[in-house]
RNA sequence: CCACCGAAAGGGUAAAGCCCGGGUAACCGGGUGGCACAAAGCUACCUGUCCAGUGUUUGCUGGAUAGAGGGGUUUGUCGAA
Numbered sequence: 001c002c003a004c005c006g007a008a009a010g011g012g013u014a015a016a017g018c019c020c021g022g023g024u025a026a027c028c029g030g031g032u033g034g035c036a037c038a039a040a041g042c043u044a045c046c047u048g049u050c051c052a053g054u055g056u057u058u059g060c061u062g063g064a065u066a067g068a069g070g071g072g073u074u075u076g077u078c079g080a081a
Stems, first nucleotide, its partner, number of pairs: 006078001012037002017032006035067001041073003045070003048065007
């Protein structure tokens, strides 16, 4: 100096619920709230799951989910053992 790992410190994000709004719905946005998270930053490429339509033949089309897993990407914090 770099990598791995994950203590402490400074910070960050923000689950469920509730209120308002959008949407057929899944779900999303804002406020509140705080379950949890070292990539819980981003990305719908793959799988899974969910919704709508269609079809019954082991499906198809569209949508959603990044806090389900994988992949891709990068401005990623600190540096104890």
c-di-GMP-I riboswitch aptamer from a Geobacteraceae bacterium, 81 nucleotides, folded computationally.